[in-house]
RNA sequence: AUCGCUCGCUAGGGGUCUUCGUAACGAAGUGAGAAACACCCUUUGAACCUGUACGGGUAAUGCCGUCGUAGGGAAGCAUCCCCCGAUGCUC
Numbered sequence: 001a002u003c004g005c006u007c008g009c010u011a012g013g014g015g016u017c018u019u020c021g022u023a024a025c026g027a028a029g030u031g032a033g034a035a036a037c038a039c040c041c042u043u044u045g046a047a048c049c050u051g052u053a054c055g056g057g058u059a060a061u062g063c064c065g066u067c068g069u070a071g072g073g074a075a076g077c078a079u080c081c082c083c084c085g086a087u088g089c090u091c
Stems, first nucleotide, its partner, number of pairs: 001087004008077003011042004017029005048072003051067001053066004
């Protein structure tokens, strides 16, 4: 010095399970989020999908892990004082 990161705006993508009860609905478990305009994610993409899979564990459940750097999966603008990361140049 440049790019990224960060924050913001708009738009878009995604999931919503298990158990109990008096099952309208409420409660409990896990989780960022279990229909909440809330949460998460948007290509530097593990948000999320594709599972009659395997191992562990639980009252039960993608509850935890492995396959999995597997195959898919939704973007533009703007800002960037400072911190951080990468690259180049100079001393």
Molecule: TPP riboswitch aptamer (THI element)
Organism: Sideroxydans lithotrophicus ES-1